[in-house]
Molecule: Glycine riboswitch aptamer
Organism: Variovorax sp. Root473
């Protein structure tokens, strides 16, 4: 002097799916809980497979959907992009 991985804060970036059906309650403009059902997958979560043959092992934007979400907005959002700290390591 660079700085990987992690921690963080932040961003005019960021998708997908019911105008669904009962029933309560409200502050009754609508708005919320509860339970049926239909659906979404990119919070988290759970599964797996090849790399000799045979076992361990391991992965995703793959699969499953437990949890979360499905008018709008608001928050949330893998994941990208910036700061900033640490620091492996060069």
């Nucleotide at each position: 002097c660079c700085a990987a991985c992690a921690a963080u804060u932040g961003c005019a970036g960021g998708a997908g799916a019911g105008c669904g059906g009962g029933u309560c309650u409200c502050a009754c403009g609508g708005a919320g809980g509860c339970c049926c059902u239909a659906c979404c997958g990119a919070a988290g979560g759970c599964g797996c497979a090849a790399a000799c043959u045979c076992c361990c092992a391991u992965a995703a934007a793959c699969g499953c959907u437990c949890a979360g979400g499905u008018c709008g907005g608001c928050c949330c959002g893998a994941c990208g992009g910036a700061g900033u700290u640490c620091c492996a390591g060069g």